[in-house]
Context: one part of a larger RNA
RNA sequence: UCUAGGCGAGGGAAUUCGGCAAAUUGGCCCCGUAACUUCGGAAUAAGGGGUGCCAGCCUCGCGAGAGGCUGGUCGCAGUGACCAAGGAGCUCCGACUGUUUACUAAAAACAUAGGUGGCCGCCAGAUCGAAAGGUUUUGUAUGGCCGCUGAAGCCUGCCCAGUGCUGGUAUCUGAAAGCCUCUUUCAAGGGGACGAAGGACCGGUAAACGGCGGGGGUAACUAUGACCCUCUUAAGGUAGCGUAAUACCUUGUCGCUUAAUUGGCGACUUGCAUGAAGGCCCAACGAGAGCUCUACUGUCCCCGCCUAGAAGCCG
Numbered sequence: 001u002c003u004a005g006g007c008g009a010g011g012g013a014a015u016u017c018g019g020c021a022a023a024u025u026g027g028c029c030c031c032g033u034a035a036c037u038u039c040g041g042a043a044u045a046a047g048g049g050g051u052g053c054c055a056g057c058c059u060c061g062c063g064a065g066a067g068g069c070u071g072g073u074c075g076c077a078g079u080g081a082c083c084a085a086g087g088a089g090c091u092c093c094g095a096c097u098g099u100u101u102a103c104u105a106a107a108a109a110c111a112u113a114g115g116u117g118g119c120c121g122c123c124a125g126a127u128c129g130a131a132a133g134g135u136u137u138u139g140u141a142u143g144g145c146c147g148c149u150g151a152a153g154c155c156u157g158c159c160c161a162g163u164g165c166u167g168g169u170a171u172c173u174g175a176a177a178g179c180c181u182c183u184u185u186c187a188a189g190g191g192g193a194c195g196a197a198g199g200a201c202c203g204g205u206a207a208a209c210g211g212c213g214g215g216g217g218u219a220a221c222u223a224u225g226a227c228c229c230u231c232u233u234a235a236g237g238u239a240g241c242g243u244a245a246u247a248c249c250u251u252g253u254c255g256c257u258u259a260a261u262u263g264g265c266g267a268c269u270u271g272c273a274u275g276a277a278g279g280c281c282c283a284a285c286g287a288g289a290g291c292u293c294u295a296c297u298g299u300c301c302c303c304g305c306c307u308a309g310a311a312g313c314c315g
């Protein structure tokens, strides 16, 4: 010096990206227990008291034994070692239990119940196989397969112009073959009629892929603009939420928290570039992310000592 461990005056997170690590708490019995809530929970919430041994008596039990009352008694300490939750509050994300990168990621990713769209009437649809044949299924639409979303609650606006998908179609387009015809015969070739799918054309469809404007003026202070005009689109972003896991400007502005805050929370919100299968909200849950308070501590002020082992040095 290193590794593993122990103790520490006073202070108590001043350390640090961050309480990382350590410390605190801890079992059982009794009392007591808030907001919020999907009324189940939250909850061992929080917070407080007790706990050894001995004697007598009492209760229950067939008994082993269990419990209680009173008194006594020892220690710094009685779940005496070991074992054995620190707690509280605010917010984000994901509803939850679960799953995952065997060997750097356990998560906000995946899954999930629930929701919704599509295909399919059964020798179906989907799928494996070259086929025979097999699976779903010895099931039958309250079923099976495929896609999206992701509990519950409140809701899910407008656009079918584009790209898809789907239905229709008098007419137009539309290949080869076959048919008719021309080229003196044959072949090749030329022309014509017929005419499938597809396309044109006409509809439907956004919980399909997707999309959801600009300029000018206007109210008796100012400001703002319910209102008006205009260009333009398929339609011009509704309800919500909003400086956000999304905001460039940005450390936005205001309030709270601090002595001091690019943090956190609450509001405002003109949103560079939020927004409805997804948005908003949300009890419970989480080895998830951010912040605060309390307890506690060698994380630190500021290091010291001890135990065991190792490297190294000397012999």
Base pairs, nucleotide, nucleotide: 001310002309003308004307005306006305007304008303010301011300014299019296027051028050029049030048031047036041038151052073053072054071055070056069057068058067059066060065074078086294087293088292089291090290091289092288093286094285098110099109114149115148116147117146118145119144120143125136126135127134128133153280154279155278157212158211159210162209163208164205165204166203167202168201171200172199173198179192180191181190182189213231214230215229216228217227240274241271252268253267254266255265256264257263
The part of an RNA shown here (large-subunit ribosomal RNA, domain IV) has 315 nucleotides and comes from a Methanobacteriota archaeon. The sequence was found in a public genome assembly. Lineage of the source: Archaea > Methanobacteriati > Methanobacteriota. Its Rfam family is "Archaeal large subunit ribosomal RNA". The coordinates come from a structure-prediction model, not an experiment, and the mean pLDDT is 86.